A computed fold for a 394-nucleotide RNA from a Gemmatimonadota bacterium, annotated as Bacterial RNase P class A. The coordinates come from a structure-prediction model, not an experiment, and the mean pLDDT is 77. NCBI's taxonomy places the organism under Bacteria, Pseudomonadati, Gemmatimonadota. Rfam family: Bacterial RNase P class A. It is annotated as a ribozyme. The sequence is in RNAcentral, with records from ENA. A source record names the gene rnpB.

RNA sequence: AGCGCAGGAGUGGGGACCGCCGGAGCGCUUGCCGCCACCGGAGGAAAGUCCGAGCUCCGCAGGGCAGGGUGCCGGGUAACGCCCGGGCGUCGUGAGACGACGGAAAGUGCAGCAGAGAGCAGACCGCCGAUGGCCCCGCAAGGGGCACAGGUAAGGGUGAAAGGGUGCGGUAAGAGCGCACCGGGCCUCCGGUAACGGAGGUCGCACGGCAAACCCCACCCGGAGCAAGGCCAAAUAGGGGACGAGAGGCGGCCCGCCUCGUCAUCAGUCCCGGGUAGGCCGCACCGAGGUCGGCAGUGAUGCCGGCCCCAGAGAAAUGGUUUCCACGCGACGCGUGAUCGCCGCGAGGCGAGCGCACGGAGCGGACAGAACUCGGCUUAUUCCUGCGCCACCC
Numbered sequence: 001a002g003c004g005c006a007g008g009a010g011u012g013g014g015g016a017c018c019g020c021c022g023g024a025g026c027g028c029u030u031g032c033c034g035c036c037a038c039c040g041g042a043g044g045a046a047a048g049u050c051c052g053a054g055c056u057c058c059g060c061a062g063g064g065c066a067g068g069g070u071g072c073c074g075g076g077u078a079a080c081g082c083c084c085g086g087g088c089g090u091c092g093u094g095a096g097a098c099g100a101c102g103g104a105a106a107g108u109g110c111a112g113c114a115g116a117g118a119g120c121a122g123a124c125c126g127c128c129g130a131u132g133g134c135c136c137c138g139c140a141a142g143g144g145g146c147a148c149a150g151g152u153a154a155g156g157g158u159g160a161a162a163g164g165g166u167g168c169g170g171u172a173a174g175a176g177c178g179c180a181c182c183g184g185g186c187c188u189c190c191g192g193u194a195a196c197g198g199a200g201g202u203c204g205c206a207c208g209g210c211a212a213a214c215c216c217c218a219c220c221c222g223g224a225g226c227a228a229g230g231c232c233a234a235a236u237a238g239g240g241g242a243c244g245a246g247a248g249g250c251g252g253c254c255c256g257c258c259u260c261g262u263c264a265u266c267a268g269u270c271c272c273g274g275g276u277a278g279g280c281c282g283c284a285c286c287g288a289g290g291u292c293g294g295c296a297g298u299g300a301u302g303c304c305g306g307c308c309c310c311a312g313a314g315a316a317a318u319g320g321u322u323u324c325c326a327c328g329c330g331a332c333g334c335g336u337g338a339u340c341g342c343c344g345c346g347a348g349g350c351g352a353g354c355g356c357a358c359g360g361a362g363c364g365g366a367c368a369g370a371a372c373u374c375g376g377c378u379u380a381u382u383c384c385u386g387c388g389c390c391a392c393c394c
Base pairs, nucleotide, nucleotide: 002389003388004387005386006385007384008383009382010381012325013324014323015322016321017320018319020041021040022039023038025035026034027033028031043367047378048377050376051375052374053373054372055225056224057223058222067221068220069219070218071217072086073085074084075083076082087101088099089098090097091096102216103215107214108213109210110209124156125155126152127151128150131149132148133146134145135144136143137142164182165181166180167179168178169177183205184203185202186201187200188199189198190197191196229281230280231279232278239272240271241270242269243268244266246260247259248258249257250256289308290307291306292305293304294303295302296301327364328363329362332359333358335356336355337354339352340351341350342349343348
């Protein structure tokens, strides 16, 4: 340098000017007013809305069925499908990573294609043909041949998978048929809280695979969600109650005229209650809170002490310009070092790419925006650190 693995952090600091949102303050003309100085103003993921909770309302005697989820062991936590530590398995040369990782000797079921055979298995090729059969030679004993019966799970072939593996013996050929080692089942002992590991004995090997198939076992689970939910409360229409003989219009007033009503199913006036618009709370001051330090623990995490109060509204504010410093990159310039080439008798000079030091115009900051609040997971993105492999160059 390249290719990888793991962990961590989110882009700095100071100033000026112009804005935006919220708060408390001040002013008066008391208004969804104005004003200037002050205080606060996004994230590690605020995202996806996938898990777990708080909170709220509804439901609920207790237990069971159904349904759903989780599933090695131990620990953490308010809780979790999350996290930590450990075991086993698989993958990787490695740093490391991943695992629905309980039960297949309770039952039911499934296995496409290929293949002779796929579940108390199977002779397609091959091998054998001891035994039986057939043929030939031979007086006979016996020998030779064929591959018909049949034997055989070593070898080939099919398949994701063919009923342990390797080797020796054995055999007609073979075969746990016998033996050794490996693997496996069962028993005992030892280590470990446990998962599990180790040792010894015993058994020729019985019990193939699949439970993200039904199922069995253990544990967990009521539903809906801040548009939850609570409080205040117009106008209009409608409901209930009380009063009620007049009320309204034309008109300056009276007369008059017109309309509605006149004893209750009614005009009109007043009151009450429910709902809606709207407003307030929930909701942002006290929390599974933040931060610093100490202690315990391998760790997740817990305990103790000090300090802090830290966005918030509503379809939604948190921005822009500029300057200085710091950081990273950096065309180019200059100096210098060794090397190489050319020129020169020589001291030396010129050129090339490379290393180092200095200067340096300029460039740079991603993904993304809180909406009741927390704990996780996942996804998006930039940067930093450590480690592994490789072994090119100095």